[in-house]
RNA sequence: GGGCUCUUGGUGUAGCGGUAACACGCAUCCUUGGCAUGGAUGAGAUCAGGGGUUCGACUCCCCUAGAGUCCA
Numbered sequence: 001g002g003g004c005u006c007u008u009g010g011u012g013u014a015g016c017g018g019u020a021a022c023a024c025g026c027a028u029c030c031u032u033g034g035c036a037u038g039g040a041u042g043a044g045a046u047c048a049g050g051g052g053u054u055c056g057a058c059u060c061c062c063c064u065a066g067a068g069u070c071c072a
Base pairs, nucleotide, nucleotide: 001071002070003069004068005067006066007065010024011023012022013021018055026042027041028040029039030038048064049063050062051061052060
C1' cells in the first nucleotide's frame, strides 16, 4: 500500500427494509432472623461518525475513524 471481516445499553451477543431483543450485571420491592438463591418490576443503546438510496435504514451504497485477519 491492497483485499476481507467486524463496530449495537456497563459486559457478551441477537436482530437479512417497518420504531432494537436476550443473558449477565445494576436499582427497587417480595421471600429470609440475616446473606445467598429464587420471584416481580424498572432504569440503561440518537445501533462508531458523516453523507446517500428509500414512504421508511441497525439492515442497502459511499466516505472517514477504530479493531482483527490475509497478501505485498

This is a predicted structure of a 72-nucleotide RNA (transfer RNA) from a marine sediment metagenome. The coordinates come from a structure-prediction model, not an experiment, and the mean pLDDT is 83. Rfam family: tRNA. Its family is annotated with triplet codon-amino acid adaptor activity in the Gene Ontology. The RNAcentral record of the sequence draws on MGnify.